Record summary:
Model confidence (mean pLDDT): 81 of 100. Predicted 3D model of a 72-nucleotide RNA (transfer RNA) from a Planctomycetaceae bacterium. Rfam family: tRNA. Gene Ontology term of the family: triplet codon-amino acid adaptor activity.

[in-house]
RNA sequence: GUCUCGAUGGUGUAACGGAUAGCACAGGACCCUCCGAAGGUCCAGAUCCAGGUUCGAUUCCUGGUCGAGACA
Numbered sequence: 001g002u003c004u005c006g007a008u009g010g011u012g013u014a015a016c017g018g019a020u021a022g023c024a025c026a027g028g029a030c031c032c033u034c035c036g037a038a039g040g041u042c043c044a045g046a047u048c049c050a051g052g053u054u055c056g057a058u059u060c061c062u063g064g065u066c067g068a069g070a071c072a
Base pairs, nucleotide, nucleotide: 001071002070003069004068005067006066007065010025011024012023013022018055027043028042029041030040031039048064049063050062051061052060
């Protein structure tokens, strides 16, 4: 340099082009308890960036950034 793959809450991850972007752990509040742990109920928190296509984009296309790999 070329090509391939990946990027989603703090962490690990789901999501036919149409779900309120789901789940688990972690965090907060409350219940329970003599106090804790465990358990239960609830809450907050995310789509790498910029364009494009589309009625509608986490998803498709283009460019970029970062990471992993292959070739040179």